[in-house]
Context: one part of a larger RNA
RNA sequence: GACUAACGCUGGCGGCGUGCCUAACACAUGCAAGUCGAACGAGUUGUUUAUAGUAGCAAUAUUGUAAACAGCAAGUGGCGAACGGGUGAGUAACACGUAGAUAAUCUGCCUUUCAGACGGGGACAACUCAGGGAAACUUGUGCUAAUACCCGAUGAGACUACGGGAGGGGACUUUCGUAGCCAAAGGUGGGGGCAACCUCACGCUGAAAGAUGAGUCUGCGUCCUAUCAGCUAGUUGGUGGGGUAAAAGCCUACCAAGGCGAAGACGGGUAGCCGGCCUGAGAGGGUGAACGGCCACACUGGGACUGAGACACGGCCCAGACUCCUACGGGAGGCAGCAGUGAGGAAUUUUCCGCAAUGGGCGCAAGCCUGACGGAGCGACGCCGCGUGAGGGAUGACGGCCUUCGGGUUGUAAACCUCUUUUAUUAGGGAAAAAGGCAAUCGUGCUAAUACCACGGUUGUUUGAUGUUACCUGUUGAAUAAGCCCCGGCUAACUACGUGCCAGCAGCCGCGGUAAUACGUAGGGGGCGAGCGUUGUCC
Numbered sequence: 001g002a003c004u005a006a007c008g009c010u011g012g013c014g015g016c017g018u019g020c021c022u023a024a025c026a027c028a029u030g031c032a033a034g035u036c037g038a039a040c041g042a043g044u045u046g047u048u049u050a051u052a053g054u055a056g057c058a059a060u061a062u063u064g065u066a067a068a069c070a071g072c073a074a075g076u077g078g079c080g081a082a083c084g085g086g087u088g089a090g091u092a093a094c095a096c097g098u099a100g101a102u103a104a105u106c107u108g109c110c111u112u113u114c115a116g117a118c119g120g121g122g123a124c125a126a127c128u129c130a131g132g133g134a135a136a137c138u139u140g141u142g143c144u145a146a147u148a149c150c151c152g153a154u155g156a157g158a159c160u161a162c163g164g165g166a167g168g169g170g171a172c173u174u175u176c177g178u179a180g181c182c183a184a185a186g187g188u189g190g191g192g193g194c195a196a197c198c199u200c201a202c203g204c205u206g207a208a209a210g211a212u213g214a215g216u217c218u219g220c221g222u223c224c225u226a227u228c229a230g231c232u233a234g235u236u237g238g239u240g241g242g243g244u245a246a247a248a249g250c251c252u253a254c255c256a257a258g259g260c261g262a263a264g265a266c267g268g269g270u271a272g273c274c275g276g277c278c279u280g281a282g283a284g285g286g287u288g289a290a291c292g293g294c295c296a297c298a299c300u301g302g303g304a305c306u307g308a309g310a311c312a313c314g315g316c317c318c319a320g321a322c323u324c325c326u327a328c329g330g331g332a333g334g335c336a337g338c339a340g341u342g343a344g345g346a347a348u349u350u351u352c353c354g355c356a357a358u359g360g361g362c363g364c365a366a367g368c369c370u371g372a373c374g375g376a377g378c379g380a381c382g383c384c385g386c387g388u389g390a391g392g393g394a395u396g397a398c399g400g401c402c403u404u405c406g407g408g409u410u411g412u413a414a415a416c417c418u419c420u421u422u423u424a425u426u427a428g429g430g431a432a433a434a435a436g437g438c439a440a441u442c443g444u445g446c447u448a449a450u451a452c453c454a455c456g457g458u459u460g461u462u463u464g465a466u467g468u469u470a471c472c473u474g475u476u477g478a479a480u481a482a483g484c485c486c487c488g489g490c491u492a493a494c495u496a497c498g499u500g501c502c503a504g505c506a507g508c509c510g511c512g513g514u515a516a517u518a519c520g521u522a523g524g525g526g527g528c529g530a531g532c533g534u535u536g537u538c539c
Base pairs, nucleotide, nucleotide: 001538002537003536005535006534007533008532009531012386013385014384015383016382017381018379019378020344025342026341027340029339030338031337034079035078036077039076040075043072044071045070046069047068048067049066050065051064052063053062054061055060086297087296088295095222096221097220098219099218100217101216102215105214106213110210111209112208113207114206115205116204118152119151120150121149127142129140130139131138132137159180160179161178162177163176164175165174166173167172186202188201189199190198191197223269224268225267230260231259232258235257236256237255238254239253240252241251242250272294273293274292275291276287277286278285279284299320300319301318302317303316322333323332324331325330350376352375353374354373358372359370360369361368362367389419390418391417392416399410400409401408402407424476426474427473428472429471433466436462437461438460439459440458441457442456443455444454445453483528484527485526486525487524488509489508490507494523495522496521497520498519504511505510
């Protein structure tokens, strides 16, 4: 000098940050991932209309059926859930950093381009019925829809096989021919119509390219220990086979006997890595909180499934420990998400508000979801800023302390006078964070179309958690606001009394045994100041 600090004394305000370093210990409760009815069937609620019945002379009331419109949302289906958020246990490793390689690879959504979307079929949920179970849940029967599933057609290109040509040192690249193989899905809006149909945006299929994201490989760099010196059998290489999106002992059979090592193999210990951060003139040393990038993990260990992507924190299966429920047969759970609880500890916050903004998921959209995020709360934990008043005021008041008893000092300090009002109090005014959405209308594009739709403009209307916001103006009144450490030397700052090697101090040297500037108290002084000291750690 610096801290994610803690402890002691003290404590007025604001802004911006920051807050379990210990037990990757255990967790009550709530929330943290949904969304789409413009993919689908059934159901259900409301309104309107039509129709049938019942009551009534009728108005009407009520029950049923059908249609339309508007909702609800259990199920099928799609997309998302692999992001975002947390933690640092493991890891000394291609984990990270940096520079490259991929002629060894994949890539949903997005962008561009080309081509297409034809004809059929059978199911399974929901639902119904019948069971089982305390529950969790589950079995069977029957029915049904789709952008769910399947079959066929078409098929440029891709891929596979065979044959030929060109280029390249080679791995390989490219081209031609023949054969084989592989697609699809619609719903909403508008126009016209009896219909067929046309059209727009959103989807669907195949192919090519891009973008983005990812996988793999390589050079170099990356802590301590030799009181660890030899290590290694899938081990090192080859061939055949398998396997992956992809190279490879990645796996397997056989063959060979290799491979690594004092330039430190192997073993042991410790540790997430980096941008950075702290210190220092620098070189260097230390460190890896917050913020950003990468990696790893999700009660412990193992495994795969789905998928463009996981071997998957709030998915599945198995084993284990622990906790809970149970009708004892059997089940349920995983805060290293946000709050919060217990425990541990010197020590670390609210079971808060809001989706208004930014960003994300779904959706044509409206919108819904979002403990990401935006905010507020708590803590002087840190940094920065402000205040606790300003000017005048000597007879140098009183009191305190010291004294050579003359006086000195506290000290312009106070009182007193004149002001100011930051802050505080109270009253009023009052931005910006709002972009967008919806409605109407105009223009351009699309189109057969002045529909629709897309884009842009204009007008109107509407959206703020923070928030009694920031800020501004007025009201009241010096009014609401100072402590902590030190004073022997290092080191700025001295006297008195008490104590008497006691009580005590102390970072080092050292003080204290009767005149202690070193202990304790007082007066005075010095330093810093809403802080000041102490302790710990690093330079």
Molecule: small-subunit ribosomal RNA, 5' domain
Organism: uncultured bacterium